[in-house]
Molecule: Bacterial RNase P class A
Organism: Sulfurovum mangrovi
RNA sequence: AAGGUACGACAGGUAGCUGCUGGUGACAUCCCGUCACGAGAGGAAAGUCCGGGCUACAUGCAAGACAGGGCUCCAUCUAACGGAUGGCCGGAGCAAUCCGAGGGCAAGUGCAACAGAAAGUAGACUUCCGCGCAAGCGGUAAAGGUGAAACGGUGGGGUAAGAGCCCACCAGUGCCUGUGGUAACAUGGGCAGCUAGGUAAACCCUUCCCGUAGCAAGAAGUACAUGGUAAUAAGUCUUGCUAAGCCGCCCCGAGCGGCAAAAGUACUUCGCUUGAGCGGUAUGGCAACAUAUCGCCUAGAUAAAUAGCUAUCCACGACAGAACCCGGCUUACGGCGUACCUUACCA
Numbered sequence: 001a002a003g004g005u006a007c008g009a010c011a012g013g014u015a016g017c018u019g020c021u022g023g024u025g026a027c028a029u030c031c032c033g034u035c036a037c038g039a040g041a042g043g044a045a046a047g048u049c050c051g052g053g054c055u056a057c058a059u060g061c062a063a064g065a066c067a068g069g070g071c072u073c074c075a076u077c078u079a080a081c082g083g084a085u086g087g088c089c090g091g092a093g094c095a096a097u098c099c100g101a102g103g104g105c106a107a108g109u110g111c112a113a114c115a116g117a118a119a120g121u122a123g124a125c126u127u128c129c130g131c132g133c134a135a136g137c138g139g140u141a142a143a144g145g146u147g148a149a150a151c152g153g154u155g156g157g158g159u160a161a162g163a164g165c166c167c168a169c170c171a172g173u174g175c176c177u178g179u180g181g182u183a184a185c186a187u188g189g190g191c192a193g194c195u196a197g198g199u200a201a202a203c204c205c206u207u208c209c210c211g212u213a214g215c216a217a218g219a220a221g222u223a224c225a226u227g228g229u230a231a232u233a234a235g236u237c238u239u240g241c242u243a244a245g246c247c248g249c250c251c252c253g254a255g256c257g258g259c260a261a262a263a264g265u266a267c268u269u270c271g272c273u274u275g276a277g278c279g280g281u282a283u284g285g286c287a288a289c290a291u292a293u294c295g296c297c298u299a300g301a302u303a304a305a306u307a308g309c310u311a312u313c314c315a316c317g318a319c320a321g322a323a324c325c326c327g328g329c330u331u332a333c334g335g336c337g338u339a340c341c342u343u344a345c346c347a
Stems, first nucleotide, its partner, number of pairs: 001343008010334001012313007020040002023037005042319001046330002049328005054214004060241007068210003073087005088102001089100004103205002108203002110199002125144002128139004152170006171195002173192008218270007245259005277296008314317001
């Protein structure tokens, strides 16, 4: 210098004027208000793909089963997760490093185009061997041929010809076992001729988890007109505890029916932003993270504010706009910096 890998922070600056949405203070006041000060989008606010908080839903609460849905190497972290961190195994790359829908097909069931004899309780086209004059019958799977894939490999023995049929070595699998590791797993020893193909992003099995709906959730207040029993976001079943607004019934139990309370529309208030919050330091840990301590307050609108204009500077500004909140994932996107890897050149 070129190419690559990982990570980090940033997201035009400054000044003036004019607006908009909250907050605080002062003034004024029946109310509307006026002035001053200070605050006012993101790393993804996005997709809504996961997890949680919060709220409602069963005429109260808790637990379980079924149905349904999801997860699936190991350990750790976390409020939780399908996320993160570290590892194991497999794969990609010269490397830095990255990727993995990573449990089970040796439980059962299913599926596999074309070719091929045969696609899984194997089977026999050309061969090979025996018998037979021949047609054919029997044996065999070593050689050939087909296919993405053909029932371990090499050598020897054996045989009519052959074959784990037998033996040695190698590979794999299962069982027993030693060592290391928390574990996944790694690495040895022994036994068994056991050789068992692929597919679980097929059904299914194992393990673990999940009630449903979402802030237009929902709560409260005021006003309004009408109507006469509907509306409602807990699938089915079981068990336990508590004891319900009133009345009735029975099969006596959080069963059934009726009444009452309701429901609706409009506006206002709450929910609403101080939170598993952010930053610094110290300690522990490889790390994710945890603990202690100090500091900080950082939009809260509702048809929806967070802007417009002017001047000026530069590196001339990409993707993009909160709508209950938080933790992740994914996608979009600009330039900058740091560390590392490879190649080439110079000293």